The RNA shown here (Glycine riboswitch aptamer) has 111 nucleotides and comes from Thioalkalivibrio sp. ALE31.
The sequence was found by an Rfam model in a public genome assembly.
The coordinates come from a structure-prediction model, not an experiment, and the mean pLDDT is 78.
The organism belongs to Thioalkalivibrio, within Bacteria.
Of the family's consensus pairs, 80% are formed in the model.

RNA sequence: GAGACACACUCUGGAGAGCGGCCGGAAACGGCCCACCGAAGGGGGCGGUCACGCAGUCCGGAAACGGAUUGACGCGACGCAAACUCUCAGGUUUCAGGACAGAGGGGCGGC
Numbered sequence: 001g002a003g004a005c006a007c008a009c010u011c012u013g014g015a016g017a018g019c020g021g022c023c024g025g026a027a028a029c030g031g032c033c034c035a036c037c038g039a040a041g042g043g044g045g046c047g048g049u050c051a052c053g054c055a056g057u058c059c060g061g062a063a064a065c066g067g068a069u070u071g072a073c074g075c076g077a078c079g080c081a082a083a084c085u086c087u088c089a090g091g092u093u094u095c096a097g098g099a100c101a102g103a104g105g106g107g108c109g110g111c
Base pairs, nucleotide, nucleotide: 003111005109007106009104010103011102012101013100018034020033021032022031023030024029035092036091037090041088042086043085044084045080046079048078049077050076052074053073054071055070056069057068058067059066060065
């Protein structure tokens, strides 16, 4: 210096589920109750594998220590595996939001 990535922004597309009941309010909306949805966000383990630490047992050794084995006890990686699952949060006419996808320019830091 270039390229691509994480990432944020802009535009476009973007599902699901009650225009629920009662109360307050001019309305927007708020509170309570019942019934639902999954695609903001968030939570979720395995009698799967491997590694490290720790502990127990056995063997060797004068000792330091070494080897084997057991324990998911701690911790991490990988796989199952994600559009999964839970429904905390959020949502259930329109608007708004919306995972994700396409396009646009940007892109610290690291490579």